[in-house]
Context: one part of a larger RNA
RNA sequence: AGCAAGUGGUGGAUGCCUUGGCUGGUAGAGGCGAUGAAGGACGUACUAGACUGCGAUAAGCUAUGGGGAGCUGUCAAGAAGCUUUGAUCCAUAGAUUUCCGAAUGGGGCAACCCAGUAUAUAGUGAUAUAUACUACCUAUAUGGAGCGAACGUUGGGAAUUGAAACAUCUUAGUACCAACAGGAAAAGAAAUCAAAAGAGAUUACGCUAGUAGCGGCGAGCGAACGCGUAAGAGGGCAAACCACUAGUUUACUAGUGGGGUUGUAGGACUGCAUAAAAGACUAAAACAUGAUAGUAAAACAAUCUGGAAAGGUUGAGCAUAGAGGGUGAUACUCCCGUAUACGAAAUCAUCUUUUUACUUAGCAGUAUCCUGAGUAGGGCGAGGCACGUGAAACCUUGUCUGAAGCUGGGUCGACCACGAUCCAACCCUAAAUACUACUACUAGACCGAUAGUGCACAAGUACCGUGAGGGAAAGGUGAAAAGAACUGAGGUGAUCAGAGUGAAAUAGAACCUGAAACCAUUUGCUU
Numbered sequence: 001a002g003c004a005a006g007u008g009g010u011g012g013a014u015g016c017c018u019u020g021g022c023u024g025g026u027a028g029a030g031g032c033g034a035u036g037a038a039g040g041a042c043g044u045a046c047u048a049g050a051c052u053g054c055g056a057u058a059a060g061c062u063a064u065g066g067g068g069a070g071c072u073g074u075c076a077a078g079a080a081g082c083u084u085u086g087a088u089c090c091a092u093a094g095a096u097u098u099c100c101g102a103a104u105g106g107g108g109c110a111a112c113c114c115a116g117u118a119u120a121u122a123g124u125g126a127u128a129u130a131u132a133c134u135a136c137c138u139a140u141a142u143g144g145a146g147c148g149a150a151c152g153u154u155g156g157g158a159a160u161u162g163a164a165a166c167a168u169c170u171u172a173g174u175a176c177c178a179a180c181a182g183g184a185a186a187a188g189a190a191a192u193c194a195a196a197a198g199a200g201a202u203u204a205c206g207c208u209a210g211u212a213g214c215g216g217c218g219a220g221c222g223a224a225c226g227c228g229u230a231a232g233a234g235g236g237c238a239a240a241c242c243a244c245u246a247g248u249u250u251a252c253u254a255g256u257g258g259g260g261u262u263g264u265a266g267g268a269c270u271g272c273a274u275a276a277a278a279g280a281c282u283a284a285a286a287c288a289u290g291a292u293a294g295u296a297a298a299a300c301a302a303u304c305u306g307g308a309a310a311g312g313u314u315g316a317g318c319a320u321a322g323a324g325g326g327u328g329a330u331a332c333u334c335c336c337g338u339a340u341a342c343g344a345a346a347u348c349a350u351c352u353u354u355u356u357a358c359u360u361a362g363c364a365g366u367a368u369c370c371u372g373a374g375u376a377g378g379g380c381g382a383g384g385c386a387c388g389u390g391a392a393a394c395c396u397u398g399u400c401u402g403a404a405g406c407u408g409g410g411u412c413g414a415c416c417a418c419g420a421u422c423c424a425a426c427c428c429u430a431a432a433u434a435c436u437a438c439u440a441c442u443a444g445a446c447c448g449a450u451a452g453u454g455c456a457c458a459a460g461u462a463c464c465g466u467g468a469g470g471g472a473a474a475g476g477u478g479a480a481a482a483g484a485a486c487u488g489a490g491g492u493g494a495u496c497a498g499a500g501u502g503a504a505a506u507a508g509a510a511c512c513u514g515a516a517a518c519c520a521u522u523u524g525c526u527u
Stems, first nucleotide, its partner, number of pairs: 001526009015512001016476002020447002022444007029436002031147002039100003042055003046078001049075003061094006070082003105114003115134008136144002151182001152180005162169001166216001192199002203230005213221002234428003237372001241258008263406001265371004269365004277360003283355004288350005294342003300315005316333002318322001324336003377401008387413001408423005463470002483511001486498004
């Protein structure tokens, strides 16, 4: 020096564990904000720091309920206290709530600076202090603003990509930007479809169907009719006409009220007749149910092993409870719970009923009047429709034009005729549908600390960056700290040797298990 075996060190894999995550489901809630939000700064304890709570009344104050023996949040002990005259704790309703922040008296480099007006106090006074008010916009009112995850509507709107290149096309009206709203939004009561038979608002789902079509007929895009389901709900204006009021240019205009709302045309108008029911609900009350604290809740012993019994053995019990968790190993009967049965002073939600506010009706006749105009339609140019200009209807409209008006008008995929069907140019409308920042419960052939969220730990922290922004590592003694009194060596060290605790200390805090690389050492063999 090498090899082999052993014993250690180092290291932190593996196994086991789980406080944390991930993905669903059910129900709730779907907003908060000038009565100052979201988010912060600074304070606040017997307290030096961090988290949590709170706000100069500062880990808290008051009231009403619950509850019944311990408590003064956590790391984290100690000290000093509180509490059956009911504390701590839980719920409901209040009070307080510094400064910044929409931030709103003015300013400003957020958490700071400086005012004005009124009143009060102090001062002879200049002034000082305290309290209140003092921004802007608008439809003028208990108005707006700002914040908030996704879902929604509207206005803008890419490219990578695919077409095996690329330009029409595709990606895609996607990503992204902006505005605005609601618990949903949007849409919505046929100028709709259909086809000789008829249907009867909208929305969503399953088919129809990858069909008919569109398409450098390439890549690709891709319906509808109809059928079956979910849910179901229809209403109000404008006008004609009447009345009143106001204005003036004296026959018009405006306002209010009545009237009226449709296509087998309807209404006005004329004649006749006429009272109960319904509704998508304004407010109040009552009942009920639920939410926000809670209450009661059955039944086991002996023995063996062991540090410890819930394990083994023997014999019992309960069960509308043998879900789950904990307890010194694996517990239906030890603890918390669980099945089940109950419970609210206060606040809130929903349903029902009653009262109340509001809305709503028939028959006949047809001379006259009304029935949404820069509209329908057309030309040019675009966009949307599955449909790329095509034979291109239909819908929207930038520009130029421009009807009829009930003997009327639109549509039925160029266009015409006949026929059928509907009534535009005004408005509102629950449910079925979408989503989950948030609350509660619940589940998993999901993860188990290089996994699962970036974060199981003082994590969006430390740290990096001028900034936008980027962004970690880090879990486990033991059943219980019983966390090693005391003695010795040593710097009155580190550390070690005893002693002691413990089932175990090669469980000793650099602490469960403790692999490998790597480093030593002992023994043997070889050289």
RNAcentral holds the full RNA, with entries from ENA. This is a predicted structure of a 527-nucleotide part of an RNA (large-subunit ribosomal RNA, domain I). Its mean pLDDT, the model's own confidence on a scale to 100, is 85. It matches the Rfam family "Bacterial large subunit ribosomal RNA".